[in-house]
RNA sequence: GGCCCCGUGGUCUAGUGGCCUAGGACGUCGCCCUCUCAAGGCGAAGACACGGAUUCGAAUUCCGUCGGGGCUA
Numbered sequence: 001g002g003c004c005c006c007g008u009g010g011u012c013u014a015g016u017g018g019c020c021u022a023g024g025a026c027g028u029c030g031c032c033c034u035c036u037c038a039a040g041g042c043g044a045a046g047a048c049a050c051g052g053a054u055u056c057g058a059a060u061u062c063c064g065u066c067g068g069g070g071c072u073a
Base pairs, nucleotide, nucleotide: 001072002071003070004069005068006067007066010026011025012024013023018056028044029043030042031041032040049065050064051063052062053061
């Protein structure tokens, strides 16, 4: 350099055009419970890498950029 795969809260992930102002687990914070802690119960904050296109409608399809990984010379 060429080709292929991937990018969603702090971490792991669901979602494959409309039911999604994005769900779950762990973690974090608050409250309850407890003599206290842990466990448990209730609640809260927190994410679609970026830009453009297609479409009535995009996390989802297409193009480009950026980042990561793999194969190849």
The RNA shown here (transfer RNA) has 73 nucleotides and comes from Clostridia bacterium DTU025. It matches the Rfam family "tRNA". It is annotated as a transfer RNA. Its family is annotated with triplet codon-amino acid adaptor activity in the Gene Ontology. Model confidence (mean pLDDT): 81 of 100. The sequence was found in a public genome assembly.